Molecule: RNase P RNA; transfer RNA
Organism: Alphaproteobacteria bacterium
C1' cells in the first nucleotide's frame, strides 16, 4: 500500500421570497397569528399480530394449510439471538426447508448386463470338447446351452463400504490392520450433540421443495372490514321453498318433519324461517361523521442476561391528507465530477455540472426488494520498510 | 387500499404425474408459372419473462423479484 470479511451510521446545511395543510387563538367569518408537516425501506403485500364484522358454542383418529436439529427471545411468526451437525473459503468469515427411506406406493430419462426381494457384457478361473507340445509331471491355442467369481475394464448423477497385507483354482469382509458405518455402555452438555473404549463383518442405493408416515401450530373475511347521520327512487319486477298430526289455514299455537344459519366437512348442541328468506334483472346515491392518531410508542440513564430481549426511573408527544398536503424558487455554504491556468509534485486558482432509491393512507413486529455518494468500528490474507 | 390471475418462436396458442420443447400463420431457400398468387418441399428461428435454490437432471417443483390484465362503493 493491495486485496478482502463482519457490523453499524448517515443519506445535503443555513437563511430570503411565494404557496399548501391538520390542530390552537383571535376576530371584521375569511383572513391573521402561532405550532406540527414524510421514510429508512412510507415499497413488494411475503409471514406474524391488534381491532373490526361474520347469530359469541363444543367435540372430530375428517379435509386443507403452514412449519420441521437443540435450546431460549417475543403478543406472535416462517422472525430475532445463541449453540450443534454438514458443506465452501488459506483466512477473517459464509450457506444450510436440517424430522422419516426398515409402514406403504410412485420415479429414477438416455447409456448400460443388470437401476433394486440385485445383476454374469467383456474378464479372470475351473471344467469338459478338439487341436499342438513334452519321456513324464504338465504346458500352450480354439472352443463353450457348464461351473465359480462382483478383484479388473466399460455405462451412468447413482452399481451394495473404502485402502493395504494376507489367502484363493480365479476372485471375495473369506481373515487382519486402519478409515468408515451400526449398536448397546461409560463420560462431559438442559439439549441437539461429542468424546472414549467394547462389540459387531458390514445390513434394503436415491428421491419426502413427489404422494405420503410424525410432531407442532392454524375459523373465515379484511378498514371498500364496520358504526352513524343526510340524500335520493319505479320503495319496483321475477324464480326457488314439505309438509303431517292435534283443531280449519303454509300465513293462530304446540310437536314432529322440512329448510336455512352458526363463513371448508360431519356429529352434538343452539338460532331463524314458512307475505319471509335467498338468488337473479332493473332502480337510486356517488355527501358527510366516526373508526383515525397515546401506540406491544420514542428518546436517555441504570440493571440483569454471552445475545436476542426484558426491568425500573425519568423524559417527550412526534403527519393525519380524501382526485389526495408535506412544496417551489433564488442566494451563500459542504460532499463530488469534469475542463482549463500555475506548479516537479502534494496542492492552488478559475469555471460548469450536481445529491441515489423513492414517496405516508387503520396501526404495529419481521422478511425481502431498491438504494449515487460519503463516514465509523472491528476482522482476515499477502506485500514492502524500519 | 384490498384481493386474484397471466408470462413459451415475430404473432396466436399446446407442453397429464420433472427426463434433450412442439402446432397454426408469419419469414427463408427451391419447384411450379410468361410473371403474381395459391399450391408443394425444404430451411431456419426458443437462455421457456429475469435471479437464487431443491433435484443427477426444472418450461413443469420451492423462494425472491419484474411487466402486464382483472375484480371489490354504498342505498332500497
Nucleotide at each position: 500500500g493491495c486485496a478482502g470479511a463482519u457490523g453499524g451510521c448517515u443519506g445535503g446545511a443555513u437563511g430570503g421570497c411565494u404557496g399548501c395543510u391538520g390542530c390552537c387563538g383571535g376576530c371584521g367569518u375569511g383572513c391573521c397569528g402561532g405550532u406540527g408537516g414524510a421514510g429508512g425501506a412510507a415499497a413488494g403485500u411475503c409471514c406474524g399480530g391488534g381491532c373490526u364484522u361474520c347469530a359469541c358454542a363444543g367435540g372430530a383418529u375428517c379435509a386443507g394449510g403452514a412449519u420441521g436439529c437443540u435450546g431460549g427471545a417475543u403478543a406472535a411468526c416462517g422472525u430475532c439471538c445463541a449453540g450443534c451437525g454438514g458443506g465452501g473459503g488459506c483466512g477473517a468469515c459464509c450457506c444450510u426447508a436440517g424430522a422419516g427411506a426398515a409402514a406403504g406406493u410412485g420415479c429414477c430419462a438416455c447409456a448400460g448386463a443388470a437401476a433394486a426381494c440385485a445383476a454374469a457384457c467383456c474378464g479372470c478361473a475351473u471344467g469338459c470338447c478338439g487341436c499342438c507340445u513334452u519321456u513324464a509331471g504338465g504346458g500352450g491355442c480354439u472352443g463353450u446351452u457348464a461351473u465359480g467369481u462382483a478383484a479388473g475394464g466399460g455405462u451412468g448423477a447413482a452399481a451394495a463400504g473404502g485402502u493395504g497385507c494376507g489367502g484363493u483354482a480365479a476372485g471375495a469382509g473369506c481373515g487382519c490392520a486402519c478409515c468408515g458405518c451400526a449398536g448397546a455402555u461409560c463420560u462431559g452438555g438442559u439439549a441437539a450433540c461429542a468424546g472414549a473404549a467394547c462389540u459387531g463383518g458390514c445390513a434394503g442405493g436415491g428421491u419426502a421443495a413427489a404422494c405420503c408416515u410424525c410432531a407442532u401450530c392454524c375459523g373465515a373475511a379484511g378498514c371498500a372490514a364496520g358504526a352513524c347521520c343526510a340524500c335520493a327512487u319505479a320503495g319496483g319486477g321475477g324464480c326457488a321453498u314439505a309438509g303431517c298430526u292435534g283443531u280449519u289455514u303454509a300465513a293462530u299455537c304446540a310437536g314432529c318433519g322440512c329448510u336455512g344459519g352458526c363463513g371448508g366437512u360431519c356429529c352434538u348442541g343452539c338460532c331463524a324461517g314458512a307475505g319471509a328468506u335467498g338468488c337473479c334483472c332493473g332502480g337510486g346515491u356517488c355527501g358527510g361523521u366516526c373508526g383515525c392518531a397515546u401506540g406491544a410508542g420514542g428518546c436517555a440513564u441504570c440493571u440483569g442476561g454471552u445475545a436476542a430481549c426484558a426491568g425500573a426511573u425519568g423524559u417527550c408527544c412526534c403527519a393525519g391528507a380524501u382526485g389526495a398536503a408535506u412544496a417551489g424558487u433564488c442566494a451563500u455554504c459542504c460532499a463530488g465530477c469534469g475542463u482549463g491556468g500555475c506548479u516537479u509534485a502534494u496542492g492552488c486558482c478559475a469555471u460548469g455540472c450536481g445529491g441515489a432509491c423513492a414517496g405516508a393512507a387503520c396501526c404495529c413486529g419481521g422478511c425481502u426488494u431498491a438504494u449515487a455518494g460519503g463516514c465509523c468500528a472491528u476482522c482476515u490474507g499477502u506485500u514492502c520498510c524500519u | 387500499g384490498c384481493c386474484g390471475g397471466c408470462u413459451u418462436a415475430g404473432c396466436u396458442c399446446a407442453g397429464u404425474u420433472g427426463g434433450u420443447a412442439g402446432a397454426g400463420c408469419a419469414g427463408u431457400u427451391g419447384a411450379u408459372u410468361u410473371g403474381u398468387a395459391a399450391u408443394c418441399a425444404u430451411c431456419a428461428g426458443g437462455u421457456c419473462g429475469g435471479g437464487a435454490g431443491u433435484u443427477c437432471g426444472a418450461g413443469u417443483c420451492c423462494c425472491c423479484c419484474a411487466g402486464c390484465c382483472g375484480g371489490c362503493a354504498c342505498c332500497a